[in-house]
RNA sequence: GGGCCUGUAGCUCAGCUGGUAGAGCGCUGCAUUCGCAUUGCAGAGGUCAGGAGUUCGAUUCUCCUCAGGUCCA
Numbered sequence: 001g002g003g004c005c006u007g008u009a010g011c012u013c014a015g016c017u018g019g020u021a022g023a024g025c026g027c028u029g030c031a032u033u034c035g036c037a038u039u040g041c042a043g044a045g046g047u048c049a050g051g052a053g054u055u056c057g058a059u060u061c062u063c064c065u066c067a068g069g070u071c072c073a
Base pairs, nucleotide, nucleotide: 001072002071003070004069005068006067007066010025011024012023013022019056027043028042029041030040031039049065050064051063052062053061
């Protein structure tokens, strides 16, 4: 320098053919307990890496950039 893959909640990851962003763990509150743990219920938490384009509408399609991984030279 070139090819490919990945980037979504604090962490690990889903998200189908473009149509309201989700799960588990963690966190907060309440109930349960003498207290803790467990369990149950409720809740908070996201510019979907950044920018541009296509579209009525983009996490999803196209292009550029950034970061990480991998292969070739």

Background: A computed fold for a 73-nucleotide RNA from Candidatus Uhrbacteria bacterium GW2011_GWE2_46_68, annotated as transfer RNA. NCBI's taxonomy places the organism under Bacteria, Bacteria candidate phyla, Candidatus Uhriibacteriota. The prediction has a mean pLDDT of 82. Its Rfam family is "tRNA". It is annotated as a transfer RNA.